The RNA shown here (THF (Tetrahydrofolate) riboswitch aptamer) has 96 nucleotides and comes from a chicken gut metagenome. RNAcentral holds the sequence, with entries from MGnify.
[in-house]
RNA sequence: GCAGAGUAGAUAUGUGUGCGUUAAGUGCCGGAUGGACGGGGAGUUGCCAGCCGGACGAAAAGAUGUUCUUGCGGUACACAUGUCGCAUCCCGCUGC
Numbered sequence: 001g002c003a004g005a006g007u008a009g010a011u012a013u014g015u016g017u018g019c020g021u022u023a024a025g026u027g028c029c030g031g032a033u034g035g036a037c038g039g040g041g042a043g044u045u046g047c048c049a050g051c052c053g054g055a056c057g058a059a060a061a062g063a064u065g066u067u068c069u070u071g072c073g074g075u076a077c078a079c080a081u082g083u084c085g086c087a088u089c090c091c092g093c094u095g096c
Stems, first nucleotide, its partner, number of pairs: 001096004009084010019073003028054004033049003039091004060070004
């Protein structure tokens, strides 16, 4: 000098256990706060979290009936598999 690897995490599918179906949650907009971002350092107008405010808004059915079953929800968590994957900069690592 050239080439390459690796994280957190994101996402899809499956399984399991829950929550809601008396509408919370999810998704959208605004505000302020905090956090994370390959092994080290820096780190955004990008990402995430809960909080406050705003707009929108739903699928129920059955039964042996107050509980259960089958559904439904851009529902929560865990596990498995697949896919993507440091915004970017410097250094390091592996091969030549």